[in-house]
THF (Tetrahydrofolate) riboswitch aptamer, 99 nucleotides, folded computationally.

RNA sequence: UGAAGAGUAAGGAUAUGUACGUUAAGUGCCGACUGAACGGAGAGUUGUCAGGCGGACGAAAAGCGCAAGCUUGCGGUUCGUAUCCUGCAUCUCGCUUCA
Repeated sequence: UGAAGAGUAAGGAUAUGUACGUUAAGUGCCGACUGAACGGAGAGUUGUCAGGCGGACGAAAAGCGCAAGCUUGCGGUUCGUAUCCUGCAUCUCGCUUCA
């Protein structure tokens, strides 16, 4: 100098437990705002994620019980755990192997 390669945050799927809702919050969609993260180092987006706000759309209940409530469901619901899959937007440097 050239070629090849490894590794993150995070995201997704499935299983399981948990909590909430079923008097509809949440999820998903749109808008503007604010913030955060983005391989070991630096930079970093029109991409990603989060937060509250505004807008549109919108649902599955049933049984038992005097009652409190319980049980079985339902929800692109919450959080945890396990397994698997994907995985630096991009640029420079570094690391490993080979020449």

It was read from a public genome assembly, where an Rfam model found it.